[in-house]
RNA sequence: GGUCCCGUAGUUCAAUGGAUAGAAUGUGAGAUUCCGGUUCUCAUGAUCCGAGUUCGAAUCUCGGCGGGAUCA
Repeated sequence: GGUCCCGUAGUUCAAUGGAUAGAAUGUGAGAUUCCGGUUCUCAUGAUCCGAGUUCGAAUCUCGGCGGGAUCA
């Protein structure tokens, strides 16, 4: 350099073009306990960037950025 794949909470993963982007885990607070752990309740937090298509985009298209595989 060519081709292909991927990018969503701190982490691991969901979400048929359509309800407020959900779950687990983590973190904080509370309940429970003599204390801690376990358990329960509440809170917390995300679509890589830009443009386009569409009534509507995490999803489709294009460009950029980053990561990976493969060929040379």
The RNA shown here (transfer RNA) has 72 nucleotides and comes from a Bacteroidota bacterium. The coordinates come from a structure-prediction model, not an experiment, and the mean pLDDT is 81. RNAcentral records the identical sequence in 2 taxa. Its Rfam family is "tRNA". It is annotated as a transfer RNA. The organism belongs to Bacteroidota, within Bacteria.